[in-house]
Small-subunit ribosomal RNA, 5' domain from Azoarcus sp. TTM-91, 524 nucleotides, folded computationally. Rfam family: Bacterial small subunit ribosomal RNA. Its family is annotated with structural constituent of ribosome and ribosome in the Gene Ontology. It was read from a public genome assembly.
Context: one part of a larger RNA
RNA sequence: GAUUGAACGCUGGCGGCAUGCUUUACACAUGCAAGUCGAACGGCAGCGGGGGCUUCGGCCCGCCGGCGAGUGGCGAACGGGUGAGUAAUGCAUCGGAACGUGCCCAGUCGUGGGGGAUAACUACGCGAAAGCGUAGCUAAUACCGCAUACGUCCUGAGGGAGAAAGCGGGGGAUCUUCGGACCUCGCGCGAUUGGAGCGGCCGAUGUCGGAUUAGCUAGUUGGUGAGGUAAAGGCUCACCAAGGCGACGAUCCGUAGCUGGUCUGAGAGGAUGAUCAGCCACACUGGGACUGAGACACGGCCCAGACUCCUACGGGAGGCAGCAGUGGGGAAUUUUGGACAAUGGGGGAAACCCUGAUCCAGCCAUGCCGCGUGAGUGAAGAAGGCCUUCGGGUUGUAAAGCUCUUUCGGACGGAAAGAAAUCGCUUCGACUAAUACUCGGAGUGGAUGACGGUACCGUAAGAAGAAGCACCGGCUAACUACGUGCCAGCAGCCGCGGUAAUACGUAGGGUGCGAGCGUUAAUC
Numbered sequence: 001g002a003u004u005g006a007a008c009g010c011u012g013g014c015g016g017c018a019u020g021c022u023u024u025a026c027a028c029a030u031g032c033a034a035g036u037c038g039a040a041c042g043g044c045a046g047c048g049g050g051g052g053c054u055u056c057g058g059c060c061c062g063c064c065g066g067c068g069a070g071u072g073g074c075g076a077a078c079g080g081g082u083g084a085g086u087a088a089u090g091c092a093u094c095g096g097a098a099c100g101u102g103c104c105c106a107g108u109c110g111u112g113g114g115g116g117a118u119a120a121c122u123a124c125g126c127g128a129a130a131g132c133g134u135a136g137c138u139a140a141u142a143c144c145g146c147a148u149a150c151g152u153c154c155u156g157a158g159g160g161a162g163a164a165a166g167c168g169g170g171g172g173a174u175c176u177u178c179g180g181a182c183c184u185c186g187c188g189c190g191a192u193u194g195g196a197g198c199g200g201c202c203g204a205u206g207u208c209g210g211a212u213u214a215g216c217u218a219g220u221u222g223g224u225g226a227g228g229u230a231a232a233g234g235c236u237c238a239c240c241a242a243g244g245c246g247a248c249g250a251u252c253c254g255u256a257g258c259u260g261g262u263c264u265g266a267g268a269g270g271a272u273g274a275u276c277a278g279c280c281a282c283a284c285u286g287g288g289a290c291u292g293a294g295a296c297a298c299g300g301c302c303c304a305g306a307c308u309c310c311u312a313c314g315g316g317a318g319g320c321a322g323c324a325g326u327g328g329g330g331a332a333u334u335u336u337g338g339a340c341a342a343u344g345g346g347g348g349a350a351a352c353c354c355u356g357a358u359c360c361a362g363c364c365a366u367g368c369c370g371c372g373u374g375a376g377u378g379a380a381g382a383a384g385g386c387c388u389u390c391g392g393g394u395u396g397u398a399a400a401g402c403u404c405u406u407u408c409g410g411a412c413g414g415a416a417a418g419a420a421a422u423c424g425c426u427u428c429g430a431c432u433a434a435u436a437c438u439c440g441g442a443g444u445g446g447a448u449g450a451c452g453g454u455a456c457c458g459u460a461a462g463a464a465g466a467a468g469c470a471c472c473g474g475c476u477a478a479c480u481a482c483g484u485g486c487c488a489g490c491a492g493c494c495g496c497g498g499u500a501a502u503a504c505g506u507a508g509g510g511u512g513c514g515a516g517c518g519u520u521a522a523u524c
Stems, first nucleotide, its partner, number of pairs: 001524004006520005013371006020363001021329001026327003030324003035074003040071002043067002047065003050061004081282003090207007099199003104195008112146001114144002121136006152161003166187006174181002208254003215245003220242008257279004261272004284305005307318004335361001337360003343357001344355004374404004384395004408465001411459004418451001423445008468513005473494003479508005489496002
C1' cells in the first nucleotide's frame, strides 16, 4: 500500500447491489418447512345441493358437488442445513471394466381367464394416555395361482423357467338383462432391446506439519475353490504358500472437509477455502437393518446411552447442523414478515394443491458503487476569534448582501415492465367407421403481480432538511499561542515532558480523507 463474513470509538443525508453466529456439531418454548391423486378402491365423518317421510322437534336416501379417516399409487433418497469426522473408503485431473437405473425418449411383442383375504366399518373388551386385542362384513391398479411367451433367463443344447391391471372420454350400425357388449381414442400395466441423463466400482499422478514417531502388518500379502453383491475384488469363508509396506518416510502423533475460486504480488510465489458452483461427510451420541429403482434414510423404523417432557407410577413422548425465533457462549452477526405473481420441484388427465426451495419485503454504513449537503457574484478585505514587532497579519470571497438553480429529501397527482403459457374460439393436420373424442401446429381473444401505488414520470414551494473524523517533531502532507513543569500525559519506530514543549492538554490556524474517519485484529 492492498484486502476483510470483521469488531470497537466518534460521527451519520439518500439510493442501488451484495453480505450478515468466523465462538458452544451447546440446549431448545412456539409456528411453519412434503405432500398429492376420487380419472386405482370400498365408502360417507363433516359441509353444500336434491329427493322422500314428518307429530314440524326432527329422521331417512351417497342421488349430486365433493370428501375427514382408511386401503392403494407416486413422491418423501430431490430441494434446504452444517463442516463434527476424514490426510484418504475424500477431493482434483487423466484413464479403465466387471455393473445398476423409477420417471423420460425410440423400437418389438402382449394386456386372456380365475381365486382367497384384509383395513376402513360394526359389536365387545383392555388402558390415565400413547395405543391395543377378539369376533363379524367388504373393495381394488393391494395379494396369489392358471393360461400364453416375440424378446429374456438357465442349460447336461435334448429341454426347462418366468408376466400383466385396469381407469377415463366419445360413438354410427348390430345385439342387449338397458348396466353394457362392440368399435375407437387417451392414460396406464407386463416382457424385452437400445438411448439419454444419473449413480456404484477400479487404477495412475497430485494433495499440511512432526524422525524429540523407525520399524509396521495374521485376513495381514498372494493363490485355488466356494459364498456374497447390481458388479471386479480377502468383500467373507475353507485350504495352501509366506508374503506385503517402509528413509522416494511406512507406522504413529498433531492439524484439516477438498476443488473451481478468493486475497495479495510485476511475476514466481505466499495466505486462504464466508457468500456462489461441483464433490464428500454428517443429522442428539453409538450400532443395525427394513422398504424401495435409489437410503443403511435430517423432519422413517429398531436397539443401547445421555438429556428433556407427560404420567393415574403400570407406562409413554421427543431430537431446529430446515425458515424464523429463545436461552447460553462471545468483541460480534438480522424478522417468531409477505407471496406462490415469476423460476424450479412433488402429485394429478386437468382444474388445482403443496413448496421457509425460490422470489420479495424488513433490520445493520458490514462492504462496494453512485448522488447530495448548493451555484454565480460579492473588499467597506465588515463584525467576532486568533496571533502581533501594535504598524498590522490571518480566518477570508469565507460570511452578510444581490442574482439564480431545485438533484436528493418532504407534499400532491399519474403510473409500469417483470405475464404468456395453461384456458376459450377459428383453422390446418394426425388418429378413427366417424364431420364424436383426443393430440399436434398456426392465428386470435380473455384471465392471472407478493413486490407495490414500488420503480419511473409530472406539478408547486423553498437554499430551504443534510459534515464529520483523524492528524500537524522526523519517517509523513500540515505551526503558532496559552496551560502544565520527568507531573499530568503521548508513543508504530526513533523518542517527547525536569519553566519559553511546533511531540502532553486546550484554542486559533493548517493538512488528509469524507458519510465516513480513526483504532485493534488478521493476510500478502